[in-house]
RNA sequence: GGGCCCGUAGCUCAAUGGCAGAGCGCGCGGCUCAUAACCGCUCGGUUGUCGGUUCGACUCCGGCCGGGCCCA
Numbered sequence: 001g002g003g004c005c006c007g008u009a010g011c012u013c014a015a016u017g018g019c020a021g022a023g024c025g026c027g028c029g030g031c032u033c034a035u036a037a038c039c040g041c042u043c044g045g046u047u048g049u050c051g052g053u054u055c056g057a058c059u060c061c062g063g064c065c066g067g068g069c070c071c072a
Base pairs, nucleotide, nucleotide: 001071002070003069004068005067006066007065010024011023012022013021018055025043027041028040029039030038048064049063050062051061052060
C1' cells in the first nucleotide's frame, strides 16, 4: 500500500427497513443461624462518528475513527 470482517447496556452477544432485547453483572428483596447456590424485582443505550437513501434506519449506501485477519 491492497483485500476482507467487526464496532449495540459494565461484559458476552441478539435484533435480515416498523416500539432496541437476552444472558451474565451492579443494587434491593426472598430463602438460610450465616454464606454460597437458587428465586423475584430493579438499574441500565447518543446502536463508534458524520452524511446520504427512505414515510420510517441497529439494519441499506458513502466518508472518517477504532479493532482484528490475510496478501504484498
A computed fold for a 72-nucleotide RNA from a Chloroflexota bacterium, annotated as transfer RNA. The sequence is in RNAcentral, with records from ENA. The prediction has a mean pLDDT of 83. It matches the Rfam family "tRNA". Its family is annotated with triplet codon-amino acid adaptor activity in the Gene Ontology.